RNA sequence: CAAAAGGAAAACUAGGGUUCCGGCUUCCUUCCAGAUAGCAGUGAGAGACAAGGAAGUGUCUGGUCCAAGAGUUUUCGGUCUCGCAUAACGAGACUCCACGGAGGGAUAAAAGCCCGGGAGAU
Numbered sequence: 001c002a003a004a005a006g007g008a009a010a011a012c013u014a015g016g017g018u019u020c021c022g023g024c025u026u027c028c029u030u031c032c033a034g035a036u037a038g039c040a041g042u043g044a045g046a047g048a049c050a051a052g053g054a055a056g057u058g059u060c061u062g063g064u065c066c067a068a069g070a071g072u073u074u075u076c077g078g079u080c081u082c083g084c085a086u087a088a089c090g091a092g093a094c095u096c097c098a099c100g101g102a103g104g105g106a107u108a109a110a111a112g113c114c115c116g117g118g119a120g121a122u
Stems, first nucleotide, its partner, number of pairs: 007076006015066002020063002022060001023057008077095007097117001099120001103115003
C1' cells in the first nucleotide's frame, strides 16, 4: 500500500401514517320515550335516544399494519482459551467504533423503512 473478514434471525421499542377495525361529524332509512296541540271521551304531527347504511375526518388517544447500520432483549453463528492428543461435546472470554443532508422509491399511506456504514463531515 492492497485484499479478505468484521455475520444472521426473531420479539419489541423510538418513530410513522391511514388500507382495515374502532372513535367523531353530517346525511338517509327504521323504531320511538317523554312532553305538546287536541278531544264529551281516545293523545296526534314533528321527534330525543337507539339500530342499519353512505360519505368525510389521522390537527382522532387507540387496535391491525410498517419500523431502525449508527435502538433494546433473546437465540444462532464466528474467533480464541481450557477440559483432552484430535474430533464430537462442554465451559469461559471476545464479537469494537459509528456525526450525517437534500432528493428519490415502495406500500393504503408515511416514517429513524429502502437508495444508505450513500453524498458529505471528522
Molecule: Guanidine-I riboswitch aptamer
Organism: uncultured Nitrospira sp.